[in-house]
Molecule: Glycine riboswitch aptamer
Organism: Aquibacillus saliphilus
RNA sequence: AUGAUUUCAAGAGGAGAGACUACUUAGGUAGCGCCGAAGGAGCAAACAAACCCGUGAAUCUCUCAGGCAAAAAGACUCUUGGAUGACG
Numbered sequence: 001a002u003g004a005u006u007u008c009a010a011g012a013g014g015a016g017a018g019a020c021u022a023c024u025u026a027g028g029u030a031g032c033g034c035c036g037a038a039g040g041a042g043c044a045a046a047c048a049a050a051c052c053c054g055u056g057a058a059u060c061u062c063u064c065a066g067g068c069a070a071a072a073a074g075a076c077u078c079u080u081g082g083a084u085g086a087c088g
Base pairs, nucleotide, nucleotide: 006083007082008081009080010079011078012077013076018032020031021030022029023028033068034067035066039064040062041061042060046055047054
C1' cells in the first nucleotide's frame, strides 16, 4: 500500500397521526381519539433437541416509551472526513 465488516462526526433529504376538550401566565398538565420510522418488546421458516425446552430477522406485529401546528426528534438514503483492519 488493497480495504470486507463494524462504528463515530458533519452536511443534505426524510413519512404518519386532533392547531381536539378542560386547566394553566407562556412553556406545559390531564382526558379522550389517533400514528409508527428514535428506543423497547414479540414471533415464522430453519437449526438444535426429542422430557423440559433453546437459538431465531425485519420497514412485520404491539404501542411500554415516543409522537400528533411550528420547533425539536426521526428509521433509512446520499456525500465528506476519521477509527477498526477481514481478505489479498